Transfer RNA from an Alphaproteobacteria bacterium, 71 nucleotides, folded computationally. It matches the Rfam family "tRNA". Rfam's curators write: Transfer RNA (tRNA) molecules are approximately 80 nucleotides in length. Rfam classes the family as a transfer RNA. RNAcentral records the identical sequence in 2 taxa. The sequence is in RNAcentral, with records from ENA and MGnify. The coordinates come from a structure-prediction model, not an experiment, and the mean pLDDT is 83.
[in-house]
RNA sequence: GCGAGUAUAGUUUAAUGGUAAAAUAUUAGCCUUCCACGCUUAAGAUACGGGUUCGAUUCCCGUUACUCGCU
Numbered sequence: 001g002c003g004a005g006u007a008u009a010g011u012u013u014a015a016u017g018g019u020a021a022a023a024u025a026u027u028a029g030c031c032u033u034c035c036a037c038g039c040u041u042a043a044g045a046u047a048c049g050g051g052u053u054c055g056a057u058u059c060c061c062g063u064u065a066c067u068c069g070c071u
Base pairs, nucleotide, nucleotide: 001070002069003068004067005066006065007064010024011023012022013021018054026042028040029039030038047063048062049061050060051059
């Protein structure tokens, strides 16, 4: 330099165009003499910028970061 892939919650994974789901962690409550376990509850995310579309995590383009391959 060229090509390919990935980017979703603090972490690990879903969601093949219809307003994002869980686990774990965290907050609050219940239980317990206390802690732990257990039950309930709350908040929390689509890397960034554009485009297509009534509607984009999803499709297209570019940028950034990371990984892999070729030279």